[in-house]
RNA sequence: AGUAAGCUUCGGGGCGGGGUGCAAUUCCCUACUGGCGGUAAAGUCCGCUAACACAAAUCUUUUGAUUUGUGCCGAUUCGGUGAAAUUCCGAAACCAACGGUUACAGUCCGGAUGAAAGAAGCGUGGG
Numbered sequence: 001a002g003u004a005a006g007c008u009u010c011g012g013g014g015c016g017g018g019g020u021g022c023a024a025u026u027c028c029c030u031a032c033u034g035g036c037g038g039u040a041a042a043g044u045c046c047g048c049u050a051a052c053a054c055a056a057a058u059c060u061u062u063u064g065a066u067u068u069g070u071g072c073c074g075a076u077u078c079g080g081u082g083a084a085a086u087u088c089c090g091a092a093a094c095c096a097a098c099g100g101u102u103a104c105a106g107u108c109c110g111g112a113u114g115a116a117a118g119a120a121g122c123g124u125g126g127g
Stems, first nucleotide, its partner, number of pairs: 006122005016030004031107002033096002035048004043094002052071008076092005098110003
C1' cells in the first nucleotide's frame, strides 16, 4: 500500500392560497417535491433499489416466512457555452408503485420506529 470475512453509523422529498361541493390536502386553478451508482454536475440518458407477480429451494402442522431467480418497472425537447453536457446556463414541457379514504391522492394515512440500492468508518487474521 492493496485485500476476503466480521462489526458500527448513516441511508426519500413535497398541498401554502383560491374555487366547486353534504363531503376533496384526492376534482379544477395555482403551489410544491425529486433515493443510489455511472457519465461534464441528471426526477426524464445508462444501470440499480422499493412495491407487485410467478417459479424453485429451505423452514413451518397449516397460515405463512426467508433466500435465490425471472418478470414487471413513469417521464425532454429547443437554444447557448464548451474539447466534452438529453447532466451546466436560458426557455418551454413532462413523470411519479401498492392498500386506505364521506370524493378520483407524486404531496394525507398505512405496510414503514421496516427494508434496499448504496455511502462513510472501525478492524483481528492470513499472504